The RNA shown here (SAM riboswitch aptamer (S box leader)) has 138 nucleotides and comes from uncultured Marmoricola sp. NCBI's taxonomy places the organism under Bacteria, Actinomycetota, Actinomycetes, Nocardioidaceae, Marmoricola. The sequence is in RNAcentral, with records from MGnify. The coordinates come from a structure-prediction model, not an experiment, and the mean pLDDT is 77.
RNA sequence: CUCAUCGAGAGGGGCAGAGGGACACGGCCCGUUGAAGCCCCGGCAACCUGCCGCGAGCCUCCGACUGCUGACCAGGCGGAUUCGCGUGACACGGUGCCAAAUCCGUCCCGCGGCGAAGGCCGUCGCGGGGAAGAUGAG
Repeated sequence: CUCAUCGAGAGGGGCAGAGGGACACGGCCCGUUGAAGCCCCGGCAACCUGCCGCGAGCCUCCGACUGCUGACCAGGCGGAUUCGCGUGACACGGUGCCAAAUCCGUCCCGCGGCGAAGGCCGUCGCGGGGAAGAUGAG
C1' cells in the first nucleotide's frame, strides 16, 4: 500500500499499585471489592495452515476403461494437482482476541421530534456513507 472483517463469542490466579477505555475534544463508563504493565493457567474464534464435503476445470502426471487385433491416437471417467464455495468439524499448528457496537459522538448525506408557523438556525433522536483505528492475509 491492497483486500477482507469489525452489534456474535470467550476470565481466573500471581506480581504490581493508579490509572484505563488508540490519539484530541466532548460524553458515558471501568477501576483500591485493585487500573495499566508483566507472568502463569484457562477459554473464544475460525483470518491463515492442515482436515472433511460439494462444485468447476482438464495445462501437467498417474490409473483402469471404451474405440482399435495391438501400439500410437482419441474419448469421457477416477485419482493427484489447481481454483471456488461451505451456519462443515476443530487440532498438535501461525496469529488474534477474552467489559460496554471499534463504548458513543466529531466529517458528509437523508429522515423524524421539539423550539408558536417556516428555515440553509438550534437541539434531541434514527438511518446510510466516510475518516481514523484494530485484526488477519498478501